[in-house]
Molecule: Bacterial RNase P class A
Organism: soil metagenome
RNA sequence: AGGCGGCCGGACGGUCGCGCGUCGAGCGGGCGACCGAUCGGCGUGAGGAAAGUCCGAGCUCCCCAGCGCAGGGUGGCGGGUAACGCCCGUCCGCCGUGAGGCGAGGACCAGUGCCACAGUGACGAUGCCGGCCCCUCGGGGCCGGAGUGAAACGCGGCAAACUCCACCCGGAGCAAGGCCAAAUAGGAGGGCGCAACCCCGGUUCGCCGGGGGGAGAGGUGCGCUGCCCAGCCCUCGGGUCGGCUGCAUGAGCCGUCGGGCAACCGGCGGCCCCAGAUGGAUGACCGUCGCCGCGACGCGAGUCGCGGUACAGAACUCGGCUUACAGGCCGCCU
Numbered sequence: 001a002g003g004c005g006g007c008c009g010g011a012c013g014g015u016c017g018c019g020c021g022u023c024g025a026g027c028g029g030g031c032g033a034c035c036g037a038u039c040g041g042c043g044u045g046a047g048g049a050a051a052g053u054c055c056g057a058g059c060u061c062c063c064c065a066g067c068g069c070a071g072g073g074u075g076g077c078g079g080g081u082a083a084c085g086c087c088c089g090u091c092c093g094c095c096g097u098g099a100g101g102c103g104a105g106g107a108c109c110a111g112u113g114c115c116a117c118a119g120u121g122a123c124g125a126u127g128c129c130g131g132c133c134c135c136u137c138g139g140g141g142c143c144g145g146a147g148u149g150a151a152a153c154g155c156g157g158c159a160a161a162c163u164c165c166a167c168c169c170g171g172a173g174c175a176a177g178g179c180c181a182a183a184u185a186g187g188a189g190g191g192c193g194c195a196a197c198c199c200c201g202g203u204u205c206g207c208c209g210g211g212g213g214g215a216g217a218g219g220u221g222c223g224c225u226g227c228c229c230a231g232c233c234c235u236c237g238g239g240u241c242g243g244c245u246g247c248a249u250g251a252g253c254c255g256u257c258g259g260g261c262a263a264c265c266g267g268c269g270g271c272c273c274c275a276g277a278u279g280g281a282u283g284a285c286c287g288u289c290g291c292c293g294c295g296a297c298g299c300g301a302g303u304c305g306c307g308g309u310a311c312a313g314a315a316c317u318c319g320g321c322u323u324a325c326a327g328g329c330c331g332c333c334u
Base pairs, nucleotide, nucleotide: 001334002333003332004331005330006329007328008327010289011288012287013286014285015284016283018045019044020043021042022041023040024039025038027036028035029034047311051322052321054320055319056318057317058316059173060172061171062170071169072168073167074166075165076090077089078088079087080086091105092103093102094101095100106164107163111162112161113158114157115156123154128145129144130143131142132141133140134139177245178244179243180242187236188235189234190233191232192231197212198211199210200209201208202207218228219227252271253270254269255268256267257266258265259264290309291308292307293306294305295304296303297302
């Protein structure tokens, strides 16, 4: 000077403030399911990427006979993993003096397509020079050479060109889904009512069906009067408004031993259980210290002053990849 890998990414104190949980106190809202706010105590409160939402899964619902087509993806070989397009090892190719880095790295003897410029011609090509052969004298065929070009007939090169081969893939997503649960309307079951009287039809002579009629019930807690109407009441179940949940113990973390080149796997022991919102909390200020840069002073150790201290921020949860990042530490190697 450089390569690779791993790690940290402020500390302490004070004042004020916020979310969640829990305990206590009393209060309010809602038919209810449940919810809200106040005060006090205690506990707890972002990341290495919480990000991009690019891959792979868990979980949930839907669809599910089997096979195929279409569509999408992956691509040396071997291994790891719940799985992967991730990771590890290794071969090959390319780059680098090197440590190392990069690679969609199966097939162009199936078919199609493309091959800049130059060149006759870029793949059923033949212009120039030379030789040989044929000829219907126009020309045609074969061989060699020169020239252009990354590549010139060689069954060329290209598949992150169509394509072929092998293997993999059902769809939608926590606004998934689950539970509780009004009013109104509609559904099912049950009960009560549509009187007396009149008319028509039927009749097993008990009544039944239809029409008129309008009493009582209902509309309206009770009484009276008037008016209106054929329904009224109860129960059950589905959905809607609404409420709760899903929602924080997990392919978990730490230590140690063993296996393996490694990724990783296994055994044993331990763990304060570690954010959980839904206009979305995790903050602001001050002080001291740390770290970095600059300046001044000092022979020096150092002292003082000024400035800086990043990227960013959970929203169902994991495993990866990619991207952003002030400053710093450690190890191995050239």